[in-house]
Parts: sequence; C1' cells; structure tokens
RNA sequence: UUUCGAAAAGGCAAACUUAUCGAAAGAUAAGGACGCAAAGCCACGGGCCUAAAGUAUUAGUACUAAGGUAGCCGAGUCACCGAAG
Repeated sequence: UUUCGAAAAGGCAAACUUAUCGAAAGAUAAGGACGCAAAGCCACGGGCCUAAAGUAUUAGUACUAAGGUAGCCGAGUCACCGAAG
C1' cells in the first nucleotide's frame, strides 16, 4: 500500500410500532435490531417499485414525462484499525 479482513475501538440500523409528509412507491423523527468492512456520500449506467396529472381505451387496463430505491448491481468519491496473505 492492498482488489486483504484476524483482533481491538467504535459505527450504521432491516422488519415492526408510533407521529408527520406524500396520490403512491417511499421519506423524515423516535423506539427497535435482521444484518452490514463501506449498510459512508453520490441517481452517472442498468435493474426494480409507484404512476395522482397526461394520453389511449372495451373504462378492466395499458403507456408514459415525473417520483422513488444507495440495505439490488456496477461506476465515481471520501474513510477507522493493521494480524495472516
């Protein structure tokens, strides 16, 4: 130093509950821990979810600008510790 992850010190916080926002997906806060070596940040690429408004329509639904998801994957970027390799 590492595209590595033993130990130590810590960190984050799924589901669920409550409150609020939202049409919804979902987000925020508190509680709570399933897990995580980037489960830090970031919507650039792909995937997935919603789709009130709009368009089409057989009024069932379909499409879609828009919105979301970083704890789906990749890319980018910053970073604690230092055994074995």
The prediction has a mean pLDDT of 87. This is a predicted structure of an 85-nucleotide RNA (c-di-GMP-I-GGC riboswitch aptamer) from Aquibacillus saliphilus. NCBI's taxonomy places the organism under Bacteria, Bacillati, Caryophanales, Bacillaceae, Aquibacillus.